[in-house]
Context: one part of a larger RNA
Molecule: large-subunit ribosomal RNA, half B
Organism: marine sediment metagenome
RNA sequence: GGGGGGCUAGGGAACUCGGAACCAAUAGCCCCGUAACUUUGGGAGAAGGGGUGCCUGCGGGUGGGUAGCCCGCAGGUUGCAGUGACUAGGGGGUCCCGACUGUUUAAUAAAAACAUAGCGGGCCGCUAGGCCGUAAGGCUGAGUACGGCUCGUGAAUCCUGACCCAGUGGGGGAAGGUGAAAGCCGGGUCCAACCGGCCUAAGCCCCCCCAAACGGCGGGAGUAACUGUGACUCUCUUAAGGUAGCCAAAUGCCUUGCCGGGUAAGUUCCGGCGUGCAUGAACGGACCAACGAGGGCCCCACAGUCCCAGCCCCCCGCCCGGCGAAUCCACAGCCCAGUGAACAGUCUGGGCCCGCCCGGCUGGGCGAGAAGACCCCGUGGAGCUUCACCGCAGCCAGGCGUUGCGGUUUCGCCGACCGUGCGUAGAGUAGGCGGGAGCAAUGAGCCCGGGGCUUUGGCUCCGGGGGAUGCGCCCAUGAAACACCGCCCACGGUUGACGAAACCGCUAACCCGACGAGGGGACAGCGUCUGGUGGGCGGUUUGGCUGGGGUGGCACGCCCGUGAUAAUGAAUCACGGGUGCGCAAAGGUCGGCUCACCCGGGACAGAAACCCGGGGGAGAGGGCAAGGCCAAAAGCCGGCCUGACUGCGAGUCUCAUUGCGGGACUCGCAGGGGGGAAACCCGGUCCUAGCGAUCCGUCGUGCCCCCACUGGUGGGGGCCGGCGGUAACGGAAAAGUUACCCCGGGGGUAACAGGGUCGUGGCGGGCGAGAGUCCAUAUCGACCCCGCCGUUUGCUGCUCCGCUGUCGGCUCUUCCCAUCCUGGCGGUGCAUAAGCCGCCAAGGGUAGGGCUGUUCGCCCGUUAAAGGGGAUCGUGAGCUGGGUUUAGAGCGUCGCGAGGCAGCUCGGUCUUCUCCUGCCGGGCGCGCAGGCCGCCUGAGGGGAAGGUCCCCCUAGUACGAGAGGAACAGGGGGCCGGGGCCUCUGGUCUACCGGCCGUCCGACAGGGCGUGCCGGGCAGCUACGCCCCAAGGGUUAACCGCUGAAAGCAUCUAAGCGGGAAACCCGCCCCAAGACGAGGCGGCCGUAUCAGGGCGCCCCUAGAAGAGGGGUUUGAUAGGGCGGGGGUGUAAGGCCCGAGGCCGUUGAGGCCAAGGGCUUUAGCCUGCCGCUACUAACUGCCCGAGC
Repeated sequence: GGGGGGCUAGGGAACUCGGAACCAAUAGCCCCGUAACUUUGGGAGAAGGGGUGCCUGCGGGUGGGUAGCCCGCAGGUUGCAGUGACUAGGGGGUCCCGACUGUUUAAUAAAAACAUAGCGGGCCGCUAGGCCGUAAGGCUGAGUACGGCUCGUGAAUCCUGACCCAGUGGGGGAAGGUGAAAGCCGGGUCCAACCGGCCUAAGCCCCCCCAAACGGCGGGAGUAACUGUGACUCUCUUAAGGUAGCCAAAUGCCUUGCCGGGUAAGUUCCGGCGUGCAUGAACGGACCAACGAGGGCCCCACAGUCCCAGCCCCCCGCCCGGCGAAUCCACAGCCCAGUGAACAGUCUGGGCCCGCCCGGCUGGGCGAGAAGACCCCGUGGAGCUUCACCGCAGCCAGGCGUUGCGGUUUCGCCGACCGUGCGUAGAGUAGGCGGGAGCAAUGAGCCCGGGGCUUUGGCUCCGGGGGAUGCGCCCAUGAAACACCGCCCACGGUUGACGAAACCGCUAACCCGACGAGGGGACAGCGUCUGGUGGGCGGUUUGGCUGGGGUGGCACGCCCGUGAUAAUGAAUCACGGGUGCGCAAAGGUCGGCUCACCCGGGACAGAAACCCGGGGGAGAGGGCAAGGCCAAAAGCCGGCCUGACUGCGAGUCUCAUUGCGGGACUCGCAGGGGGGAAACCCGGUCCUAGCGAUCCGUCGUGCCCCCACUGGUGGGGGCCGGCGGUAACGGAAAAGUUACCCCGGGGGUAACAGGGUCGUGGCGGGCGAGAGUCCAUAUCGACCCCGCCGUUUGCUGCUCCGCUGUCGGCUCUUCCCAUCCUGGCGGUGCAUAAGCCGCCAAGGGUAGGGCUGUUCGCCCGUUAAAGGGGAUCGUGAGCUGGGUUUAGAGCGUCGCGAGGCAGCUCGGUCUUCUCCUGCCGGGCGCGCAGGCCGCCUGAGGGGAAGGUCCCCCUAGUACGAGAGGAACAGGGGGCCGGGGCCUCUGGUCUACCGGCCGUCCGACAGGGCGUGCCGGGCAGCUACGCCCCAAGGGUUAACCGCUGAAAGCAUCUAAGCGGGAAACCCGCCCCAAGACGAGGCGGCCGUAUCAGGGCGCCCCUAGAAGAGGGGUUUGAUAGGGCGGGGGUGUAAGGCCCGAGGCCGUUGAGGCCAAGGGCUUUAGCCUGCCGCUACUAACUGCCCGAGC
């Protein structure tokens, strides 16, 4: 010193994030009594009171009982205390959250999270739905809708918007659109591939519905006769604009909102308010009794949490004996300043410093531990998500196969039969053409009944009756002439074959069933092809630059100017701009012309229209940026044209340099052209921007090649030239999230600290506008200007990412001064008192509380004052861990989601045996030229050893009209601080004494166990107790002076002299000769007849070990004995008394009995003070000094 434990005066949470801490208190049983509220159960052991032992006697219950057990009453008695020890709730009030009991992150989270009854939604009629499996098969379930599965909410109560279906999702629908394979049709001379079309399922588009599906639920103006507010009105807008409720809340940024309460004081808490950054109704809203190791706030009780710490016990530490690791390990005496990769034990300078050991403490060794978990980077990884990309399972749908029979309907096509066919004229309903002179008993006219069509006039069919007439030719009309026959057209009907679609039925495939009856049934299932859906699952991607990264931006391809400092070139998220085209003329050529502007003149005509004249070198214009360039032009106008050519070659320039690729240019050749008389010019445009690789697809043009005989057709390819684009612009096919995270790296790069800088910050200064009645400078001081500091915030990115722990608090030390107080001065708009401003001064001091994690700040009451800063924002191998900053969870908000939020909220493992150095202490060795003992000096070092206030007196004086009201000197008393001490007071006192409990031993007495509990308490140790802590001298600071020149004056100064502070040096206290400069003085010893010392032995008020001190028989050192003092509180035994009862008697007496009195100022004990050799300090050993 630590761990565990006992006690603590006075105060009572002042501690702290927080009463954290089994600190304490409460506590068992009986009786009394018990509030709000309430779901009537509860709350409740609410709260708060009283009692409790022992002895004696009595009553009641049970019982056979005067046994035992239980309940009760009365009297007596005792202690500080009777559940006497042990055992054994602290309580109350009020909020938040969750209803409750339960469950959870085994090892940092027990919660508000999960679950839960209750409520609601969805799927499902059983070969179901859901789930597992490739399948067979299996689970739910040998269950069947009062069931199973699934999703949400989370008891009850009051409710859950007559708000939203625009988006997403789900359900339904079907006219239309789209829609694959197959099929069909067409093209392809036949025909496969191929092409086109038709038809067409699911799905999608589309329409409707659904929110206890995912989700969502506005803005701006004006308006009431005080003001304010706005029932009201207007307007924009939405799918709809938040209803009932609730609220600065677990949700409110601003914010410590405002008001009220509680407190001396309240960032928390409670009640209200509500323009609510960003509440809100089953992602449920509100309320709520009960419950909670949940989270706030308050009160009572308590109390070492604290003021403020002390004592004691046990264990560890320390010492002795035994055994005996690991981590770690360059070298290594330190300090200060400097330097330096910018915080050095090692470098430079200075200072200090003999060697070794022991006990302690941790400031440093950017200590140890762990190739930083934050941050960035990697064309690293993984988990998760989704309307990322690409797939897969599953599911939905269609074709075909397994796959058969029969039928109905509709449609298509082909055929057969039948019917219908009305302009006008004409008996009249004339389809067209042809034949045709006849047709009808195979039943006419006519009559009856019925059907169809219809232009309403008729046409036609069927059945019955009937039994011979009715038509045609002709005539008339007309474009066409009728009876009858044939062919044909359009429409309709009937019917047959085929096909398609839909439906119905069958049984025999197939399925179920018991190898049954039977049921289902060509469906389903399965196979295959095809379309759709498809984070259920898999694989991946999710760019770069960057004063870290992200957000923002594009500085990511090009062009012009500047920066760029006269060659060239040159970076920045440097500055100012432009480009991703245009033009068939705005191109070629030939010819012609000259602009802008100004002046003069000219009808309308004006400043400006057009014309003339003059001036005018470019200020105009040149499609578009800027620069360069351009005048018989590169500008303007016109004519004719298409060189805005084809094929080649050589070379140059450019892209900073080099390469690929790219761009630009010059000259020449060939071809065929245009313009010009010609020379000549023309391979687009005054120039410098206006752009894009491979693969793939596609177009053009011909020519070539392949598809193994040839030809045709078709297909594929090559060469040449275009087009489709990669703007991240030398060009992947590509979204998020990670606090559940991982790996590799980086101090190449952020967050802390340091360094640099100092805009910002803090503090000064110059000037002096102004105000201060007057007056710049008592005081304040604008604009502007100049600095210092390195406590703010930035910037920077130098150090550290193979690790420098981060805010605040606690603890403890030191430094600075720009001084808060105390001290000394000057000025004053200083009468005094109290102030204000300034100068000197860092010795000392600078406090307590409420709120909050806070630093800070606000507040309360004090104070002489409650200063500002530094020391890695001093201090985590010193503590804490409230905040921040892992994993859990909730709210608001953002996001479809995973998730996110310098937003809020509840919860949440702080390791390290100290090697070196350093520091605080204690020893050993050697040295100090002989060896010792004792006493000193004090170089040097340390200290604050003191600081400050109040009162009295001076003095109601000086001063002042008054009110008020000093000082020097003197005295007294506090507080803070320092040192010492234990007489007193208080604490402790596990030596001690006493009381009491349980149990065991014991006849009693007396003991054991638990310091059992309780009451006391000496010595010792202690604070809360007691004592002490001057004056003064010297030197100075600001400042005040004397004398006094330079400078005949003046001047405190230049020479000289004096005064002047808590500051400095002494004085006072402590250490100190290792002060290597090792000091001084006195005494002793002299080679031993030895100075002195040590060991040993007995001890100590001394002590961790060493050390220190005492004693050692010539002795009181320790123990014992005796005495004294002191503590406790009156022992045991004996005698007497004792409430009452029993026995015995009627005289006493005896017995039981808690307890009381006397003997007894007793007994017991004693670390103190004495006396006393009874016991032990014995026998001894060693070291030790001259030439």